[in-house]
c-di-GMP-I riboswitch aptamer from a soil metagenome, 77 nucleotides, folded computationally.

RNA sequence: GAUAAAGGCAAAACUCCGGUGACGGAGUGACGCAAAGCCGACGGGUCUGAUUGCGGUCAGACGGCUGGGCUACCGAA
Numbered sequence: 001g002a003u004a005a006a007g008g009c010a011a012a013a014c015u016c017c018g019g020u021g022a023c024g025g026a027g028u029g030a031c032g033c034a035a036a037g038c039c040g041a042c043g044g045g046u047c048u049g050a051u052u053g054c055g056g057u058c059a060g061a062c063g064g065c066u067g068g069g070c071u072a073c074c075g076a077a
Base pairs, nucleotide, nucleotide: 001074008033009032013028014027015026016025017024018023031064037070038069039068042067043066044065045062046061047060048059049058050057051056
């Protein structure tokens, strides 16, 4: 980051499985993505569960919420 090339990933929904739950895994499916690859044992944020003296506290989830870090294909302006 281009009306490029080769590719890649896979939202919602549905089905099955796991979980108290957020959500995760697999299949189907494509809303989109130049990092929609990895990191939740770096920060913020949102969400879930328990608890609460209602100020909070503890545990968890989300990388397709975001800052940031690391890695990667191509090579026009």

The coordinates come from a structure-prediction model, not an experiment, and the mean pLDDT is 88.